[in-house]
């Protein structure tokens, strides 16, 4: 600090997520120790138990019970006895008295108003600051001063009696006191009177003095030190109350208010005051937000951020508030009182039903709520509190211990050395990599732990004594690596990949978005990253967000300029001089609590935590200064306005007039069609329209002129003339002196349309109504037509009210029109150069995301006002105002998406333009669709009809050739390391092959025949058999893939590299003007070069030249045949099969500026690419092919392998592509009879010769071929028949009969012979080739091949027609235009319904 997401792709705009940091948290894995903290955030919900406020005997009195004496009664034990007693006094009991760290109630004093809790209330002087009280009050403490005299009556406790169940009482009775009540005193002190000095900001205050008049106190207590007590004064502390200024949201709350403002006069208070009460006035608050509504304790402080700001208000401290819900006062310094009282309500417990008692938002704990918050602990030893003189008592305040990773911190879970990189696990290209020095083994340490010893500080006052925590922190000794690591993450944002599973399923997700068979996103597992006793997740602040924008945003197209003007608060305002001292500025001073932040040092071993010190925002006073602002006061003329001359204009309202035209009305002419439309009808017309022509009625609007001309503040204004009337501009420079400027709220005008009321009402023309069109046509076209459009008068108040640009001022290049007006110059009906005002184009700089704006700013700047904050719901609801209604203003939420949107770029596309091509049309030839056959395909049957091709670009295609084979398909039999590769053991010696049995065949048996090398140990080979690794697979995926193809399209395009433009996406060059077949070339151009494409280089073929002459050829010589290049012999010709040459707009004329080029001509065999092949740019189609081949990966593995027999690929209602033959007479048939090329040939081609009607057979010459053979070319061409017919056209179907070729023609071949003789008489809609040696037509050959083309690939034969031209279908290139499309128009969308 930024990053992800709109878009093919970019710029902006904006929204919406994420990464930081922080929580009193909770959840969800998982947990070793300690140290410091914290620990109901919901139910201000209800509360069993116990504790949380007492203390004083040195204030009383009485009682108990101990204790001292003392008396007085009983009188024990012992002891002695004459047994009669005596002596003895214990002990016990009254009484009276002494003394108590003695008890528990009373009277009485203080003290229970603090401390603790809790936030429910409260938007308020509550709370924060910072002042005031001359309007106040303060116990206990502190200081000073004076004081303290002498009476009095009660009453509780107590005792009796009585009520009641009990709480709780009633009556009589007796007594105390530091409890109460008179009176004396009275230095001071309050109060009224009327004074003198001196002060204050006012009411006033202080001191002094003089009168009259009012209130005081335990003659207590004592240990004799002191303690207590009245009264005054003052201090300290604490408290009260008043004021400035701050302190949430809503205006869809705009008016509140009756003690309500304010006075006089009283009450009451500690004091001020409507605080409360009579009276008297009618005020007071409010847009600087009153009243209401909502929510909420409030600061120091804490999170957060660079700050400024947001956002919070537990713990800790300060203030309030409140103590079950509501009210009241009572006591008292202090209270309207958490643990006090009284009423009243709601619970809840007790009860004898009459009455009673409670109050945890105090510790602790219970139930309930909840995601969720602890121990019914321990001590008062520190600290502090309350009482007391003190010991002391009390103290859940508070020290402290338990709980809980709830949070900060801090250690630890071992260190070293340790490669055979063990084993395992995972990947894997099988070779390895990885976990990894990691274990494992060796050697050491003991933090924390165990265990035992030792032991604190905290403790203060002169001594002692006193520790809850605690045997607690801390040291020492031993022991053993032993007891101790999880958790999220690994598509990009964001660090961190790989393998199974899974197959839009199950799942993830913070956005983007991943999952439909190869998922770094889901689960698992390796591995990796990250943090670490915690880790994630969720909420929930701030940050990032300049996304509310003070600091720091906008507004012409993205959200946003109110339709307009006027003008009110308010806001901001020209030049000069003074003058103030309010903003400002600078200096002192006061406060800003302690904690908290920072910095510095320090104390626990270190940190967290603690301590000491320094610092800190704001807000008041005081002084000062006078530049700006701002308050006073003077001036001033530039803003602004006034008055006067002048001209211009559809500028506003009102009256009056005018002439075209359309309609109607009437008469006249004239006849049959008029109107309307792509095209028609409806509608009107023979009752005389249309159409001409008079005349006449009415109503609206004002051609030409007329112009990005005028006017208006905007809507908006258009025949002519007339008064009225607003405002603007020019000259002149007179006059006023800032009088200005913007405008909340308010008022003003305000297009069309639509309301009211009352006229008009000719044309037009929603509604409607008929007629077209249409699949429908509530539409767009037609005939007609009502509101309305027009006037007046009153609403509505709103439009893409648009320059989608508030207004107003100043400044900042220019150039050209144009409108109104002045000025000056000249050669003056003009022209030229300034000025002012408006109103247009271009255009510098500058501004803008770009488009574009650009002195008429969307530039620089300044004042002020409206408006904006993601699409959507939605300008909709509710509510309120207006309005007659219509409706208009103001104006949300649920919810829901993560775009939505500007702009400008490339493409694609368009029933947009403009150029251009193409057998694309059109112009012509012959087809195809109709039929029979073939032949492929869908369908449908099948055991099984094998797989694939699927507009075009699949369909006589993979197939250049399915009787078995092929074969991949069924069905039936068999094999299981295999039909094939490779390795390994064991046996043979071969193995092939020839023969035979068997089998439906394969498989299997059985004979004959049959190896190499040797160092003789073997070893190669090959077969059998045998074991496991393995083979096999036309089983899936052409959407995993190579390669190979197809098509656009032989269309002429696709690009790049530097430059430049452009923020960029991208232009540019490649675009423009010619030109081609071509982006082929020329010319121009911020482009200048290059590639790949075209084109030329190959190849065939049109002409020629050398050169060479057999197998080819014969002019000429020769020999020769029935014939014959048969033979000598040439090699001149054809040929043939190597080098050549030849064509290049090369020459000429016209065109084209000029060139590229075009036209026409010469010669040429051949002319402008001579014809044809080949030869396929970047790329499209997830195009086609796993079945030619290769191949990832998933599947089968006695089977989806392999082998064999039969069948199937050949099925047949149909249906569609190809083609073949045909319908005849340009033909059919018969005779006789010419002239090709280009190929093939040895398990071939096969001559002559022979048979056979013929397919064919017999036969074997000659040929590995410019020698032989296939081989007869056909069509034409000559003669003759046929004569228009389903025929002498047509030949399918059957029939019988051969023939080939094969192991073998039933399923299922092909050819012949005879016989049989189907449909079909030129083909609906549609629809296909071809532009010259082409279509049409003719035969001929060859590749697969035993055999089996109507297919396919080549060959020559004969040989046309046509093209006006680019208006249209198709397809296609180039500019350019629009777009909301980019999976790209087969697109995107929008309504209804399910």
């Nucleotide at each position: 600090a930024g990053a992800g997401u709109u878009u093919g792709a970019u710029c902006c705009u904006g929204g919406c997520u994420c990464a930081g940091g922080a929580u009193g948290a909770a959840c969800g894995c998982u947990g070793g120790c300690g140290g410091c903290g914290u620990g109901c955030c919901u139910a201000a919900c209800a509360c069993a138990u116990g504790c949380a406020a007492g203390u004083c005997g040195a204030g009383c009195g009485a009682a108990g019970c101990a204790u001292u004496u003392a008396a007085c009664a009983u009188g024990a034990a012992g002891u002695u006895u004459u047994c009669g007693g005596a002596u003895g006094g214990a002990a016990u009991g009254u009484u009276a008295u002494c003394u108590g760290a003695c008890u528990g109630a009373g009277c009485g004093g203080c003290g229970g108003a603090c401390g603790g809790g809790u936030g429910a209330g409260u938007a308020a002087c509550g709370c924060g600051u910072g002042g005031g009280u001359a309007a106040c009050c303060u116990g206990c403490c502190u200081u000073a001063u004076a004081c303290a005299g002498g009476g009095g009556g009660a009453u509780a406790a107590c005792a009796g009696u009585u009520a009641g169940a009990a709480a709780u009482g009633a009556c009589u009775g007796c007594u105390a006191a530091u409890a109460c009540c008179g009176c004396a005193u009275a230095a001071g002190c309050g109060c009224a009177c009327a004074g003198u000095a001196c002060u204050g900001c006012a009411u006033g205050g202080u001191a002094c003095a003089g009168u009259g008049u009012g209130a005081a106190a335990a003659a207590a207590c004592u240990c004799c030190g002191g303690u207590g007590g009245u009264a005054u004064a003052a201090g300290a502390u604490g408290g009260a109350c008043c004021c400035g200024c701050g302190u949430c949201u809503g205006a869809u709350u705009a008016g509140c208010c009756a003690g309500u403002u304010g006075g006089c006069g009283g009450g009451g208070u500690a004091a001020c005051g409507g605080c409360c009460c009579a009276c008297c006035a009618a005020a007071g608050c409010g847009a600087c937000g009153a009243u209401c509504a909502g929510u909420a304790g409030c600061c120091g402080a804490c999170c957060u951020g660079a700050g400024a700001g947001g956002g919070u208000g537990a713990u800790c401290g300060g203030c309030c508030a409140c103590a079950u819900u509501g009210g009241a006062a009572c006591u008292g310094a202090g209270a309207c009182a958490c643990g006090g009282u009284c009423c009243a309500a709601a619970c809840u417990c007790c009860u004898a039903c009459g009455g009673g008692a409670g109050g945890c938002a105090g510790c602790a704990g219970u139930g309930g709520g909840g995601a969720a918050u602890c121990u019914u602990g321990c001590a008062c030893a520190a600290u502090g509190g309350g009482c007391g003189a003190a010991a002391g008592c009390c103290u859940g305040a508070u020290g402290c211990a338990g709980c809980a990773a709830c949070g900060c911190c801090g250690c630890g879970u071992g260190a070293g050395c340790g490669a055979a990189g063990a084993a395992g696990g995972c990947c894997u290209u099988u070779g390895g990599g990885u976990c990894g020095u990691a274990a494992a083994g060796c050697u050491c340490u003991g933090u924390c732990c165990u265990a035992a010893g030792g032991g604190a500080a905290g403790a203060a006052g002169g001594a002692a004594g006193u520790g809850a925590c605690g045997g607690u922190a801390c040291c020492u000794u031993a022991g053993g690596a032993g007891g101790a690591a999880g958790c999220c993450c690994c598509g990009g944002c964001u660090a961190a990949c790989u393998a199974c599973g899974u197959g839009c399923c199950a799942g993830c997700a913070g956005c983007c978005g991943c999952g439909g068979u190869a998922a770094u996103a889901c689960g698992u597992a390796g591995g990796g990253g990250g943090c670490a006793a915690g880790c994630g997740u969720u909420a929930u602040c701030c940050g990032g967000a300049a996304u509310u924008a003070u600091u720091g945003g906008g507004c012409g197209u993205a959200a946003a300029g109110a339709g307009u003007a006027c003008g009110u608060a308010g806001g901001c305002g020209g030049u000069u001089c003074u003058u103030u001292a309010a903003g400002c500025g600078c200096a002192g001073g006061g406060u800003u609590u302690a904690a908290g932040g920072c910095g510095a040092u320090a104390g626990c071993u270190u940190a967290a935590c603690u301590a000491u010190c320094g610092u800190u925002c704001g807000c008041c006073c005081u002084g000062u200064g006078a530049a700006c602002u701002g308050g006073g006061g003077g001036a001033c003329u530039u803003g602004a306005g006034u008055a006067u001359c002048g001209g211009a204009g559809a500028g506003g309202a009102a009256a009056g007039c005018g002439g075209a035209a359309u309609u109607c009305c009437u008469a006249g002419u004239g006849u049959a069609g008029a109107g309307g439309u792509g095209a028609a009808a409806u509608g009107c017309g023979u009752a005389g329209a249309u159409a001409u022509c008079a005349g006449g009625a009415g109503g609206a609007a004002c051609a030409c002129c007329g112009g990005u001309g005028g006017c208006g503040a905007a809507g908006g204004c258009g025949g002519c003339c007339u008064g009225c009337u607003g405002g603007a501009c020019g000259g002149c420079g007179a006059c006023u002196g800032a009088c200005g400027u913007u405008g909340a709220g308010g008022c003003u005008c305000g297009a069309a349309a639509g309301c009211g009321u009352g006229g008009g009402g000719a044309g037009c023309g929603a509604a409607c109504a008929g007629g077209a069109u249409u699949a429908g046509a509530u539409a767009c076209c037609c005939u007609g037509g009502u509101a309305g459009u027009c006037c007046a008068c009153g609403c509505c108040g709103u439009a893409a009210a648009c320059g989608a640009u508030g207004u107003a001022u100043a400044c900042c290049a220019g150039g050209u029109g144009u409108c109104g007006g002045g000025c000056a110059u000249c050669a003056a009906g003009g022209a030229u150069g300034g000025c002012c005002g408006g109103u247009g184009c271009c255009g510098u700089a500058g501004c803008a995301a770009a488009c574009g704006c650009a002195u008429u700013a969307a530039g620089u700047a300044u004042a002020c006002c409206a408006c904006c904050u993601g699409g959507g719901g939605a300008g909709u609801a509710c509510g309120u105002u207006c309005g007659c209604a219509a409706g208009a203003a103001u104006g949300a939420a649920a919810c829901u998406c993560a775009a939505a949107g500007g702009a400008a770029u490339u493409g694609a596309c368009g029933g947009g333009g403009a150029c251009c091509c193409g057998c694309a049309c059109a112009a012509g030839c012959g087809g195809u669709g109709g039929a029979g056959c073939a032949u492929g395909u869908g369908g449908u049957u099948u055991a099984a009809u094998c797989c694939g091709a699927a507009g075009c670009a699949a369909c006589g295609c993979g197939a250049a050739g399915a009787a078995c084979c092929u074969u991949a398909c069924c069905a039936a039999g068999c094999c299981u390391u295999g039909a094939c590769a490779u390795c390994c053991c064991g046996c043979u010696g071969a193995c092939a092959g020839g023969g035979g049995c068997g089998u439906a065949a394969c498989g299997g048996c059985c004979c004959c025949c049959u190896c190499c090398c040797c160092u003789c140990g073997g070893g190669g080979c090959a077969g059998c058999g045998g074991a496991g690794a393995c083979a096999g697979g036309u089983g899936g995926u052409g959407c995993a893939u190579g390669g190979u193809u197809g098509u656009c399209g032989u269309c002429a395009g696709c690009u790049c590299g530097u430059g430049u433009c452009g923020u960029g996406a991208g232009a540019u060059g490649u675009u423009g003007g010619g030109u081609u077949a071509a982006g082929u070339c020329c010319c121009g151009c911020a482009a200048c070069g290059a590639g790949c494409g075209c084109a030329a280089c190959c190849c065939c073929u049109g002409c020629u030249u050398c050169c060479a002459g057999u197998a080819g050829c014969c002019a000429g010589c020769a020999c020769g045949u029935a014939g014959a290049g048969g033979u000598g012999g040439g090699c001149a010709c054809u040929c043939u099969g190597g080098a050549g040459g030849g064509a290049c707009u090369g020459c000429c004329g016209g065109g084209g500026a000029u060139g590229a080029c075009c036209c026409g001509g010469a010669g040429g065999a051949a002319g402008g690419c001579g014809g044809g092949g080949a030869u396929g740019a970047c790329g499209u189609c997830a195009a086609a092919u796993c079945a030619u081949c290769a191949u990832g990966c998933c599947c089968c593995u006695u089977a989806u392998g392999g082998c064999u027999u039969g069948g199937g690929c050949u099925a047949c209602a149909c249906a569609c592509g190809u083609g073949c033959u045909a319908c005849a007479a340009u033909g059919g048939c018969g005779c006789a009879c010419a002239c090709a090329a280009a190929g093939g040939g040895a398990g071939g081609c096969g001559a002559a010769g022979g048979g056979g009607u013929g397919a064919c057979c017999c036969g074997g010459a000659g040929c590995a071929a410019a020698c032989c053979c296939c081989a007869g070319a056909a069509a034409a061409g000559g003669c003759g028949c046929c004569c228009c017919a389903g025929u002498u056209c047509g030949g399918a179907u059957c029939g019988c009969a051969g023939c080939c070729u094969g192991c073998a023609a039933c399923c299922c071949g092909g050819c012949u012979g005879c016989g049989u003789g189907a449909a079909g008489c030129u083909g609906g809609a549609a629809u296909c080739g071809c532009u010259a040696g082409u279509a049409a037509u003719c035969g001929c050959g060859g590749a697969u091949c035993a055999g089996a083309a109507u297919g396919c690939c080549g060959c020559g034969g004969u040989g046309a027609a046509u093209a006006c031209g680019u208006u249209c279908c198709c397809g296609g290139g180039u500019c350019u235009u629009g777009c909301a499309c980019a999976c790209a128009c087969c697109g995107c969308c929008c309504g209804u319904c399910a």
Overview
The prediction has a mean pLDDT of 84. Predicted 3D model of a 1394-nucleotide RNA (small-subunit ribosomal RNA) from an uncultured bacterium. Rfam family: Bacterial small subunit ribosomal RNA. Gene Ontology terms of the family: ribosome and structural constituent of ribosome. The RNAcentral record of the sequence draws on ENA, Greengenes and SILVA.